[in-house]
RNA sequence: GGGGAUGUAGCUCAUCUGGUAGAGCGCAGCAAUCGCACUGCUGAGGUAAGGGGUUCGAGUCCCCUCAUCUCCAC
Numbered sequence: 001g002g003g004g005a006u007g008u009a010g011c012u013c014a015u016c017u018g019g020u021a022g023a024g025c026g027c028a029g030c031a032a033u034c035g036c037a038c039u040g041c042u043g044a045g046g047u048a049a050g051g052g053g054u055u056c057g058a059g060u061c062c063c064c065u066c067a068u069c070u071c072c073a074c
Base pairs, nucleotide, nucleotide: 001072002071003070004069005068006067007066010025011024012023013022019056027043028042029041030040031039049065050064051063052062053061
């Protein structure tokens, strides 16, 4: 330098023919307990890496950029 993959909550990951963004763990509160843990209930937490485009509508399609991983070449 060229090809490919990945980027979504604090962490690990879903969401797929474009139509309200979710789960588990973690965190906070409440219940229960003498208390802690376990357990149950409730809740907070997201510009979907960044920008632009297409569309009535984009996490999803197209282009550029960035980061990480990987293959090839030098």
Transfer RNA from Tengunoibacter tsumagoiensis, 74 nucleotides, folded computationally. The organism belongs to Tengunoibacter, within Bacteria. Its Rfam family is "tRNA". About the family: Transfer RNA (tRNA) molecules are approximately 80 nucleotides in length. The family's RNA type in Rfam is transfer RNA. The sequence is in RNAcentral, with records from ENA.